[in-house]
Molecule: Bacterial RNase P class A
Organism: Desulfovibrionales bacterium
RNA sequence: GGAGUCGGAUGGACCAUCGCCGCGGGCCUUUGGGGCCCGGGGAGGAAAGUCCGGGCGCCACAGGGCAGGGCGCUGGAUAACAUCCAGAAGGAGUAACCCUUGGACAGUGCCACAGAAAAUAAACCGCCAACGCAGAGUCGUCAAUUCUGCAGGCAAGGGUGAAAUGGUGGGGUAAAAGCCCACCAGUUACCGCGGCGACGCGGCAAGCUCGGUAAACCCCGUCCGGCGCAAGACCAAAUAGAGGGACGCAUGAGGCCGGCCCGGCCGAGUCCCCGGGUAGGUUGCUAGAGGCUAGGAGCAAUCCUGGACCCUAGAGGAAUGAUGGUCACCCUUAAGCUCUACACUCAGGGAACAGAACCCGACUUACAGUCCGGCUCCUCAU
Numbered sequence: 001g002g003a004g005u006c007g008g009a010u011g012g013a014c015c016a017u018c019g020c021c022g023c024g025g026g027c028c029u030u031u032g033g034g035g036c037c038c039g040g041g042g043a044g045g046a047a048a049g050u051c052c053g054g055g056c057g058c059c060a061c062a063g064g065g066c067a068g069g070g071c072g073c074u075g076g077a078u079a080a081c082a083u084c085c086a087g088a089a090g091g092a093g094u095a096a097c098c099c100u101u102g103g104a105c106a107g108u109g110c111c112a113c114a115g116a117a118a119a120u121a122a123a124c125c126g127c128c129a130a131c132g133c134a135g136a137g138u139c140g141u142c143a144a145u146u147c148u149g150c151a152g153g154c155a156a157g158g159g160u161g162a163a164a165u166g167g168u169g170g171g172g173u174a175a176a177a178g179c180c181c182a183c184c185a186g187u188u189a190c191c192g193c194g195g196c197g198a199c200g201c202g203g204c205a206a207g208c209u210c211g212g213u214a215a216a217c218c219c220c221g222u223c224c225g226g227c228g229c230a231a232g233a234c235c236a237a238a239u240a241g242a243g244g245g246a247c248g249c250a251u252g253a254g255g256c257c258g259g260c261c262c263g264g265c266c267g268a269g270u271c272c273c274c275g276g277g278u279a280g281g282u283u284g285c286u287a288g289a290g291g292c293u294a295g296g297a298g299c300a301a302u303c304c305u306g307g308a309c310c311c312u313a314g315a316g317g318a319a320u321g322a323u324g325g326u327c328a329c330c331c332u333u334a335a336g337c338u339c340u341a342c343a344c345u346c347a348g349g350g351a352a353c354a355g356a357a358c359c360c361g362a363c364u365u366a367c368a369g370u371c372c373g374g375c376u377c378c379u380c381a382u
Base pairs, nucleotide, nucleotide: 001378002377003376004375005374006373007372008371009370010369012327013326014325015324016323017322018321020042021041023039024038025037026036027035028034029033044353048364049363050362052361053360054359055358056228057227058226059225068224069223070222071221072220073087074086075085076084077083088101089100090099091098102219103218107217108216109213110212111211124158125157126154127153128152132150133149134148135147136146137145138144166184167183168182169181170180171179185209186208187206188205190203191202192201193200194199232283233282234281235280243273244272245271246270247269254266255265256264257263290310291309292307293306294305295304296303297302329350330349331348332347335345336344
């Protein structure tokens, strides 16, 4: 210098004008409330998506089981997790690094196309034809032997496929085959050593070696009660229903005639309390499993102790915006400067994904551009 891999940070700043949504104070008007002034506050790294996990709330709940669902190598972290950290085994890569993860001898199912056959059955080409049958030849005949065909034997080789019943060599045979043997690979059981463990290393035995698929049913282990802030709690116009009380039922309660009296008309119920909880209001509600920092424990995730530095949306169908200017960032061509180039000046252009709705953790996905770091490989120079 190039290529790669893993991670981190940032996600414009300031000013002016005009607006939007809450909060506090003051004033005015009026009370259902509205208006004006001042002060202060107002989105994110993902606020987004999530069949993930928890807090919180209500309901249910002795205990156990069935059903249903999540998870799945080991150990640890955590409030919890499908998250994170450290490992194990297998796989791709020269490497950094990345990917995968219970069980397929409990049972059932499935495996396109091709192929004989996709799993207890099978043979297209092929090899053999020992044993048996038929025909022909050699031979004077039998026997013997040879050839051909059939029945039959084989799965070595070819061929198909993503995948075909361990590999190499030897023995064996008519031809073959773990059929037998040696070595190699694997599996299973046992023993020893190391590790908390997954597992590793070493030894020994058995021809045990008969595909794949569980994000197919299933089996094993383990965890899970249901519903979500439109949860829930409180206040409470109204309506229905239940209870209590007062007055009245013609000796007139009460209502109407705009407030009072008289008068007139209607007239058998009227009013209050309790209760209930619709509209509406208040609350839940935002400072927390929070960040920062010092020391300590740990490989790490993380935890413990201390410090006091920081933080200010909280709406209730949703405000957080627009315009202009300056600076910063990036791009471009022309001009200026310069011998040329870089840099600088000037001019023009660009700037993403996306919008809180009870809160937190986690992962996933999207993203204009800019900056930083660890590690690996290659090349060059000294």